[in-house]
Context: one part of a larger RNA
C1' cells in the first nucleotide's frame, strides 16, 4: 500500500450550519461516456511461462508456443451507472390543527439566609478545635429586637423528570425569539445524506477596559499539628467568584461509544402527544431508563438509545520512552493553543 480496527487495549474530530466532493427512492423513453460481446490492426527483440532440441550434465544457447492482461478502428448489445427529456409519491420540505418544555435574549419584580450599618434590651464573654490558639469583646461584644444598605444565590415543587447541536439551562411575571412533537393528508416533487478546508458556537480557569465586592477565597500573613510541615485543621484575607463589551478555545468538552438510513423476539417503568373502550384496559408515535433473547465481544459486557445485520460519508489508529515535545508556520495582548517529527534507547 492492501488490509485490520476505533465503549474499556493505540484509535471518534467539544459541537453545529453547510462550500468543494463523495453517496443517492420509484416508474418511463432517448443518448451511448463508463460497461458487455465480437472482428481487425498493433502492443520489437531479448527475458519470463510452457514444449522440444544442442553442448557428457547443469549454467548457457536454439525452435515453437503462450503471453504480453495494453490501445486504436469497425459495425453491434442497453442489465446496470452515468447524461437528457418528460413523469411519480413511499424520503424531503411547506402550509393547516393542537398541546408539552429550567431552549435563548432583554428587561422588571420577590422571599429566605449571610455580612454590614443604626437603635433598643442586656453583660461577661463569644468564636473556634480532636485539643487549643491566633482573632473578637468592658470604648459593650455573642445573644435578642426594630429599622435600614448592598451583592450573590434561587430552600421545598425536584423526579435515571425536561429542554438544548454540544458547551450547558432551575424563584416569579412580561416582551421577543429557536427548535422539536403529535394529529390530518391540502401543496411542492427527491428538493436527500455526509461534509475535506473554511465559518459560527464552545464549561472552568485566565487575559484586557470600564464597574461591583454580601458570601466563599488561589496568593499572603498568623494560630495550631509535626521531627519538619512552604500541607491537611484553625482566625483573617488580596486576585478572582458577579456585571458591560472585547480576548482565548481548551477539559475525564464521556455514552470515554461521529453522522444518516434500514432490518433484526419479548418484558416492565416514566415524560409528551393521538385513537379505541361504559370501564378494566388495549392500540399507536416520539423521548427517556432499567431487565433481556437471538446475535456480537479478549472478557466486562451491548443487546430496536446496539457495541446486532448491511448501506452511505467525515474523522482518527498502526509497539513503548523520546513527545503532544523540538524546529517551522499561523492564531494570541500574554498564558499560550493548533499543525507536529527526528536522533537516540527498550
Nucleotide at each position: 500500500c492492501u488490509g485490520g480496527g476505533u465503549g474499556u487495549a493505540a484509535a471518534g474530530g467539544g459541537u453545529g450550519a453547510g462550500u468543494a466532493g463523495g453517496c443517492g427512492g420509484c416508474a418511463u423513453g432517448a443518448u451511448a461516456a463508463g460497461c458487455c460481446a465480437u472482428a481487425u490492426g498493433u502492443g520489437a527483440a531479448a527475458g519470463c511461462u510452457a514444449u522440444g532440441g544442442g553442448c557428457u550434465u547443469a549454467a548457457c544457447c536454439c525452435a515453437u508456443a503462450a503471453a504480453u492482461u495494453g490501445c486504436a478502428u469497425a459495425a453491434g448489445g442497453a442489465a446496470c451507472u452515468a447524461u437528457c427529456a418528460a413523469g411519480c409519491u413511499a424520503g424531503a420540505g411547506u402550509a393547516c390543527a393542537g398541546g408539552a418544555g429550567a431552549g435563548g435574549u432583554a428587561a422588571g419584580c420577590g422571599g429566605a439566609a449571610u455580612u454590614c450599618c443604626u437603635a433598643g434590651u442586656g453583660u461577661a464573654g463569644c468564636g473556634g478545635u480532636g485539643a487549643a490558639a491566633u482573632g473578637c469583646g468592658u470604648a459593650g461584644a455573642u445573644a435578642u429586637u426594630a429599622g435600614g444598605a448592598g451583592g450573590a444565590a434561587c430552600a421545598c415543587c425536584a423526579g435515571u423528570g425536561g429542554c438544548g447541536a454540544a458547551g450547558g439551562c432551575g424563584g416569579c411575571u412580561u416582551a421577543c425569539u429557536g427548535g422539536a412533537c403529535u394529529g390530518a393528508a391540502a401543496c411542492u416533487g427527491a428538493c436527500g445524506c455526509u461534509g475535506a478546508g473554511g465559518c459560527a458556537c464552545g464549561a472552568a480557569a485566565g487575559c484586557g477596559u470600564g464597574g461591583g465586592u454580601a458570601g466563599c477565597g488561589a496568593a499572603c500573613a498568623g494560630g495550631a499539628u509535626u521531627a519538619g510541615a512552604u500541607a491537611c485543621c484553625c482566625u483573617g484575607g488580596u486576585a478572582g467568584u458577579c456585571c458591560a463589551c472585547g480576548c482565548u478555545g481548551u477539559a475525564a468538552a464521556c455514552g470515554a461509544u461521529g453522522a444518516g438510513u434500514g432490518c433484526u423476539a419479548g418484558g416492565u417503568g416514566u415524560c409528551g402527544g393521538g385513537g379505541g373502550g361504559a370501564g378494566a384496559c388495549c392500540c399507536u408515535c416520539g423521548g427517556u431508563g432499567c431487565c433481556g433473547g437471538a446475535g456480537c465481544a479478549a472478557a466486562c459486557g451491548c443487546a430496536a438509545u446496539a457495541a446486532g445485520c448491511a448501506c452511505u460519508c467525515c474523522a482518527c489508529c498502526u509497539g513503548g520512552g523520546g513527545a503532544g515535545u523540538a524546529c517551522g508556520u499561523a492564531c494570541g495582548c500574554a498564558a499560550g493553543u493548533a499543525u507536529a517529527a527526528a536522533a537516540c534507547u527498550c

Overview:
Small-subunit ribosomal RNA, central domain from an uncultured bacterium, 346 nucleotides, folded computationally. Model confidence (mean pLDDT): 89 of 100. Rfam family: Bacterial small subunit ribosomal RNA. Rfam links the family to the GO terms ribosome and structural constituent of ribosome.